[in-house]
Molecule: transfer RNA
Organism: Myxococcaceae bacterium
RNA sequence: GGCUAGGUAGCUCAAUUGGUUAGAGCGACGGUCUCAUAAUCCGUAGGUUCCCGGUUCGAUUCCGGGCCUAGCCA
Numbered sequence: 001g002g003c004u005a006g007g008u009a010g011c012u013c014a015a016u017u018g019g020u021u022a023g024a025g026c027g028a029c030g031g032u033c034u035c036a037u038a039a040u041c042c043g044u045a046g047g048u049u050c051c052c053g054g055u056u057c058g059a060u061u062c063c064g065g066g067c068c069u070a071g072c073c074a
Base pairs, nucleotide, nucleotide: 001073002072003071004070005069006068007067010026011025012024013023019057028044029043030042031041050066051065052064053063054062
């Protein structure tokens, strides 16, 4: 340098041929329980869906460019 895959919550990952409030587990916080801690159970908060632009009534999803990560080739 070229090709392929990927980038979504603090971490690991979903999101069904584009559809109107983007979710789950773990973690954090509060409560429940206990003499106390842990575990259990309940609840709450937490998002520039990597960036810029385009198509569309509507984009995490489609198109173009850029950045980053991993693998392969040279």